[in-house]
A computed fold for a 382-nucleotide RNA from a Thermoanaerobaculia bacterium, annotated as Bacterial RNase P class A. Of the family's consensus pairs, 91% are formed in the model. The coordinates come from a structure-prediction model, not an experiment, and the mean pLDDT is 77. The gene name in the source record is rnpB. Its Rfam family is "Bacterial RNase P class A". By type it is a ribozyme. Its family is annotated with dimeric ribonuclease P complex, tRNA processing and ribonuclease P activity in the Gene Ontology. The sequence is in RNAcentral, with records from ENA.
RNA sequence: UGGAGCGGCUCGGGGAUCGCUGCAUCGAGAGAUGCGGAGGAAAGUCCGAACUCCCACGGGCAGCAGGCUGGCUAACGGCCAGGCGCGGCGACGCGACGGAAAGUGCAACAGAGAACAGACCGCCGAUCGCGGUCUUUGCGCAAGCGAAGAUCGAGGAGGUAAGGGUGAAACGGUGCGGUAAGAGCGCACCGCGGACCGCGCGAGCGGGACGGCAUGGCAAACCCCCUGCGGAGCAAGACCAAAUAGGGAGGCAGUGGAACCGCCCGUUUCCGUAUAAGCCUCCGGGUAGGUUGCUCGACCACCGCGGCAACGCGAGUGGCAGAUGAAUGAUCCCCGCCGUCGCAAGGCGGAACAGAAUUCGGCUUACGAGCCGCUCCACAUU
Numbered sequence: 001u002g003g004a005g006c007g008g009c010u011c012g013g014g015g016a017u018c019g020c021u022g023c024a025u026c027g028a029g030a031g032a033u034g035c036g037g038a039g040g041a042a043a044g045u046c047c048g049a050a051c052u053c054c055c056a057c058g059g060g061c062a063g064c065a066g067g068c069u070g071g072c073u074a075a076c077g078g079c080c081a082g083g084c085g086c087g088g089c090g091a092c093g094c095g096a097c098g099g100a101a102a103g104u105g106c107a108a109c110a111g112a113g114a115a116c117a118g119a120c121c122g123c124c125g126a127u128c129g130c131g132g133u134c135u136u137u138g139c140g141c142a143a144g145c146g147a148a149g150a151u152c153g154a155g156g157a158g159g160u161a162a163g164g165g166u167g168a169a170a171c172g173g174u175g176c177g178g179u180a181a182g183a184g185c186g187c188a189c190c191g192c193g194g195a196c197c198g199c200g201c202g203a204g205c206g207g208g209a210c211g212g213c214a215u216g217g218c219a220a221a222c223c224c225c226c227u228g229c230g231g232a233g234c235a236a237g238a239c240c241a242a243a244u245a246g247g248g249a250g251g252c253a254g255u256g257g258a259a260c261c262g263c264c265c266g267u268u269u270c271c272g273u274a275u276a277a278g279c280c281u282c283c284g285g286g287u288a289g290g291u292u293g294c295u296c297g298a299c300c301a302c303c304g305c306g307g308c309a310a311c312g313c314g315a316g317u318g319g320c321a322g323a324u325g326a327a328u329g330a331u332c333c334c335c336g337c338c339g340u341c342g343c344a345a346g347g348c349g350g351a352a353c354a355g356a357a358u359u360c361g362g363c364u365u366a367c368g369a370g371c372c373g374c375u376c377c378a379c380a381u382u
Base pairs, nucleotide, nucleotide: 001378002377003376004375005374006373007372008371009370010369011368012335013334014333015332016331017330018329020037021036022035023034024033025032026031039353043364044363046362047361048360049359050358051233052232053231054230063229064228065227066226067225068082069081070080071079072078083097084095085094086093087092098224099223103222104221105218106217120164121163122160123159124158127157128155130153131152132151133150134149135148136147137146138145139144172190173189174188175187176186177185191213192211193210196207197206198205199204237292238291239290240289247283248282249281250280251279252278254273255272256271257270258268259267260266299319300318301317302316303314304313305312306311337350338349339348340347341346
């Protein structure tokens, strides 16, 4: 200088005018003044909790979720650190990462063969017989016939998993020996296996000896093992509480009798009855509406201490919206940023994703621009 990896931060600034909303103060009220008023994801609602109501003896089955180790945390499927595997030259990244000798099952296509496998091509054919050549030799006058050995050829029974070929995967790998050709058949190294020793809290790692290699893969197939899990959610829940229509209680009125009176009306309200409708009072439930839950809490930042870290402990200072037909806005000016035009002054254009709704801790997803720190690689110079 160029490229790359990881982590963190910011989300334009100032002003004017007109508005919206919460709180405080003032005011009889209308209103006035002051202070505050979206995010890193407020999102998806995917996990975990707080809080609230309902349910609940205990245990089991089923179902769902999680699954290397140690730690952190209120908790978690989150975070930190570590182990192992894979990828990358590297910084670093990714991983549903318990069990395949408990059982059941699956493996398309291709291929000869896909699980206690397989002979398609190739290799061999020692052992078996056939034929040729050569050597030696037996018999025979000779032609010739025979025997033994060596070698060559074609072939059969068969051997062979080293090579080719198929496949995601072909029953340890490389090399040397060995063999007819081959093969853990033998040996060395690597891998693997169960013990042993050492290190580590642990997952695991390292070591030498032993074993010739043994039942390969898939559990995001059933399954087995271990752990966890009651339901609904702030439209939870609590309180106040109309109008209208139901419900309950009482009274009035109604009606019959009795008393007063010679009789009627009437009065007394003494007794009985009280079915329907009506009126009054009270009670109770629910609805509209209102209040509360509601925002200061397992909170955040700075500082000190402990810890590799996540995080914990401590003191002080500072910070933190609460709408509900749902506020957080609009216009203009100046400065800053980016792009473009221009010699310049300056002109023109642009600025993502998105937006609280009970509250926290996470994860995931969306997203443009800028800044900072640490680290790795390549090249150059000293």